[in-house]
RNA sequence: GAGAUCGGUCGGACGAUCGCGGAAUAGUAUCUUUCUGGUACGAAUUCGAGGAAAGUCCGGGCUCCAUUGGACAGGCUGCCAGGUAACACCUGGGCACAGGCGGCGUGAGCUGCUUACGUGACGGACAGUGCCACAGAGAACAGACCGCCACUUCGGUGGUAAGGGUGAAAAGGUGGGGUAAGAGCCCACCGCGCGCGUGGUGACAUGCGUGGCACGGCAAACCCCGGCUGGAGCAAGGCCAAAUAUGCGGCGAGGAGCGUCCACUCCGAAUAAAACGCCGCGGGUAGGCUGCUGGAGAGUGCGGGUGACCGUACUCCUAGAGAAAUGAUCGUCCGGAUCUUCGGGUCCGACAGAACCCGGCUUACAGACCGAUCGCUUGC
RNA sequence: GCCACAGUAGCUCAGGGGUAGAGCACCCGAUUCGUAAUCGGGCGGUCGUGAGUUCAAAUCUCACCUGUGGCU
Numbered sequence: 001g002a003g004a005u006c007g008g009u010c011g012g013a014c015g016a017u018c019g020c021g022g023a024a025u026a027g028u029a030u031c032u033u034u035c036u037g038g039u040a041c042g043a044a045u046u047c048g049a050g051g052a053a054a055g056u057c058c059g060g061g062c063u064c065c066a067u068u069g070g071a072c073a074g075g076c077u078g079c080c081a082g083g084u085a086a087c088a089c090c091u092g093g094g095c096a097c098a099g100g101c102g103g104c105g106u107g108a109g110c111u112g113c114u115u116a117c118g119u120g121a122c123g124g125a126c127a128g129u130g131c132c133a134c135a136g137a138g139a140a141c142a143g144a145c146c147g148c149c150a151c152u153u154c155g156g157u158g159g160u161a162a163g164g165g166u167g168a169a170a171a172g173g174u175g176g177g178g179u180a181a182g183a184g185c186c187c188a189c190c191g192c193g194c195g196c197g198u199g200g201u202g203a204c205a206u207g208c209g210u211g212g213c214a215c216g217g218c219a220a221a222c223c224c225c226g227g228c229u230g231g232a233g234c235a236a237g238g239c240c241a242a243a244u245a246u247g248c249g250g251c252g253a254g255g256a257g258c259g260u261c262c263a264c265u266c267c268g269a270a271u272a273a274a275a276c277g278c279c280g281c282g283g284g285u286a287g288g289c290u291g292c293u294g295g296a297g298a299g300u301g302c303g304g305g306u307g308a309c310c311g312u313a314c315u316c317c318u319a320g321a322g323a324a325a326u327g328a329u330c331g332u333c334c335g336g337a338u339c340u341u342c343g344g345g346u347c348c349g350a351c352a353g354a355a356c357c358c359g360g361c362u363u364a365c366a367g368a369c370c371g372a373u374c375g376c377u378u379g380c
Numbered sequence: 381g382c383c384a385c386a387g388u389a390g391c392u393c394a395g396g397g398g399u400a401g402a403g404c405a406c407c408c409g410a411u412u413c414g415u416a417a418u419c420g421g422g423c424g425g426u427c428g429u430g431a432g433u434u435c436a437a438a439u440c441u442c443a444c445c446u447g448u449g450g451c452u
Base pairs, nucleotide, nucleotide: 001376003374004373005372006371007370008369009368010367012333013332014331015330016329017328018327020048021047022046023045027041028040029039030038031037050351054362055361057360058359059358060357061356062233063232064231065230074229075228076227077226078225079093080092081091082090083089094122095120096119097118099114100113101112102111103110104109123224124223128222129221130218131217132216145164146163147160148159149158150157151156172190173189174188175187176186177185191213192211193210194209195208196207197206198205199204237290238289239288240287247281248280249279250278251277252276259271260270262268297316298315299314300313301312302311303310304309334349335348336347337346338345339344381451382450383449384448385447386446387445390404391403392402393401398435406422407421408420409419410418428444429443430442431441432440
């Protein structure tokens, strides 16, 4: 110098004009009389998207309902320690990881680098149940097809599990002894299990002893163990409350029909009730107000901590909605694409769009800047 | 705004760890004078996309995409 990966910051800038939404002021109009109160309009003023506002996948705040306590069921979660309001998030640590290139070892194997400053839903597979297709002799207290060995009446019978073959996976591995042939049958080493010790808060690491080692995989199969867990969601919830209809009460009016009673041949009379009108009250709809945004808030400094993060001092803050505003044009610049007669011209500006609020995760994203690591090129 | 469900052949649907099926449609043949019906055969699949678990994924898990429905 240019590039890759990772992490962080920003994510077009400035000005003018017109427009949209919120707040509140002078003012205007109007209704009132509670004296400067309500309603409407409103010049100038001021504020007006994000790092993801997205997906709604986790966790909380807040609100209402339910709730004596506990257990079961159901759901979620799962190495260890810490952070946090909490988490499936974050930090630190432990362990594991196919392949590739080396080093040591006769070998099994051990180990270094790389992939990897990466990835990991990473409790338990001797608590139990289940599954492991096809192929294969045999797939989980296994089994004998070829082979090997012994015997043989040459048809087979018995032994064996080294070697071959099947499969994703074949019942410890390597070397030696041993044997008819073989085999943890025996020995050494490697691996594994168990016990004890040591170090560590712990996951775990490591040393010694011990078992010949009938202990395969799957729990993102049921399940077991530990931990957490009541439900719903701002369309939660609270307050005010029109018209119409309806319920209750009061007053008025009504006295037609039906009912009851008097009377009874009829007319008629009485009583009660309804229709109707007014007033008050109740539930509740439209609608209005609230919840509503200043908060587990942000930045800088200092202190603590490996870190996530915590403490403290100072400074800073203003979307808050009605189905829903946050835009357009012009000029100068910035960046990109393209054309060029090198003067410049034309086009474009990533992903995207708040609705109760936070912490995370995931997904989308042009470009710019900063830092770390890695290899490349050039110069000293 | 909040919540639930679905995606498999051209269409409608099965299949819920072991090489993906049915009906209709389409193609060929048989039958018929011919067509339909009927009979026989055949074609047709990135199982919405991408990761993960597993020896093995349409199926189990996660993320994303698309569609449908419910709540006032």
Predicted 3D model of RNase P RNA and transfer RNA as a complex of 452 nucleotides. The coordinates come from a structure-prediction model, not an experiment, and the mean pLDDT is 76. Rfam match: Bacterial RNase P class A. It is annotated as a ribozyme.